[in-house]
Molecule: c-di-AMP riboswitch aptamer (ydaO/yuaA leader)
Organism: Nocardioides currus
RNA sequence: GACCCCCCGUCGUCGGCCCCGGAGCCGGGGAACCACGUCCCACUUGGGGUGAAUCGCGUCCGAGGACAUGUGCCUGCACAUGACCGAGGAGGCGUAGGGCAUGUCGUGCCCGAACCCGUCAGCUCACCCGGUAGACGUACGACACAAGGGAGA
Numbered sequence: 001g002a003c004c005c006c007c008c009g010u011c012g013u014c015g016g017c018c019c020c021g022g023a024g025c026c027g028g029g030g031a032a033c034c035a036c037g038u039c040c041c042a043c044u045u046g047g048g049g050u051g052a053a054u055c056g057c058g059u060c061c062g063a064g065g066a067c068a069u070g071u072g073c074c075u076g077c078a079c080a081u082g083a084c085c086g087a088g089g090a091g092g093c094g095u096a097g098g099g100c101a102u103g104u105c106g107u108g109c110c111c112g113a114a115c116c117c118g119u120c121a122g123c124u125c126a127c128c129c130g131g132u133a134g135a136c137g138u139a140c141g142a143c144a145c146a147a148g149g150g151a152g153a
Stems, first nucleotide, its partner, number of pairs: 005022002007016003024132006034122001046120001047117004055094003059090003064085002067082007097111004102144006
């Protein structure tokens, strides 16, 4: 830490024999009630979930888009230059939040990732789906709590 216990089969570290082996735990979907939204039109942007892992500022790279100028010709294309927008990517500084191993407080330190669904999800009884792995010995101070040991009566 949801990460556990049991049963059966198996050479097994694997599997559960129609669905769905039993119990527990975790996560998601999913009514009513409730919540949210509702003057009209146009444009732009998808949205959601697991997780602490979100948001902001700035730098660099940058597919691509469109504009202006110039040149060439085949007269709407190509090339060059200039400034603009810009998906995305790589660093930086902060930050919501999380961690430091019994609890609280203070100081300090560290993290602030990744992945999934596929245009669809507010909450949610019944019901449905999925998961049930691992890793580690982790700061200092104060005050509590708990466990153990020793001595005495």